[in-house]
């Protein structure tokens, strides 16, 4: 001086001070939640159902339900003065949470502001600086 991501910023107080903690404001993100719309015959029961996220699905093999490996894939990231457009080598394609329960949804209510990387494809066009 940068990258992925919502995960940033300001003020006050505590403390000798730093670190840190607490409180408040702004900003960004997520969930719940009417009318309308959508859905809705009845019955049975569990094989549930739902959320954050790009991270879903298929085939093959190995296994022991779970799971593992490989090849693909929906989708995502990706050019260093800034923004927009274009190009796309390469990379990711996870992990967790709720707890029988949630369509959309104004008012309203609740929650989060982490974590992990890094010397890189110094491409092209336009605007600005």
């Nucleotide at each position: 001086a940068g990258c992925c991501g919502a995960a940033c910023u300001c003020g006050c107080u505590c403390c000798c001070a730093u670190c840190g903690a607490g409180c408040g404001g702004g900003a960004c993100g997520g969930g719940g939640g009417a009318c309308c719309c959508g859905a809705a015959c009845g019955g049975a029961u569990c094989c549930g159902g739902g959320g954050u996220g790009a991270a879903u699905c298929g085939c093959a093999c190995g296994a022991g339900a779970g799971c593992g490996u490989g090849c693909g894939u929906a989708g995502g990231c990706g050019a260093a003065c800034u923004c927009c457009u274009u190009u796309g080598a390469g990379c990711c394609g996870a992990a967790c949470c709720c707890g029988a329960c949630a369509g959309c949804u104004a008012a309203c209510c609740c929650c989060g502001u982490a974590g992990g990387c890094a010397u890189a494809a110094u491409g092209a066009g336009g605007a600005g600086g």

This is a predicted structure of a 129-nucleotide RNA (c-di-AMP riboswitch aptamer (ydaO/yuaA leader)) from a soil metagenome. Model confidence (mean pLDDT): 78 of 100.